[in-house]
């Protein structure tokens, strides 16, 4: 420097135009002599950032920032 994939909860990650979720973890509560595990209930997101399309953008389109991978 060129090409591809990614960034969405504390963590892995779905979601690809109208509702922002799922697993684990967190906290609380049941169960127990405790505890795990098991049921239950719970908060937590300016969906990287900036502009455009659109009635409406996490979803398309442009620019930039960062991670991964591949030629060079």
């Nucleotide at each position: 420097g060129g090409g591809a994939g990614g960034g969405u909860a504390g963590c892995u990650c779905a979601g690809c135009g109208g509702g922002a979720g799922a697993g684990c973890g967190u906290u609380c509560g049941g169960c127990u002599g405790a505890a795990g595990a098991c049921c239950g209930a719970u908060g937590a997101g300016u969906c990287c950032c900036g502009g455009g399309u659109u009635c409406a953008a996490a979803u398309c389109c442009c620019g930039g920032c960062c991670c991964u991978c591949c030629c060079a």

A computed fold for a 72-nucleotide RNA from a Nautiliaceae bacterium, annotated as transfer RNA. Its Rfam family is "tRNA". Taxonomically the source falls in Nautiliaceae (Bacteria, Pseudomonadati, Epsilonproteobacteria, Nautiliales).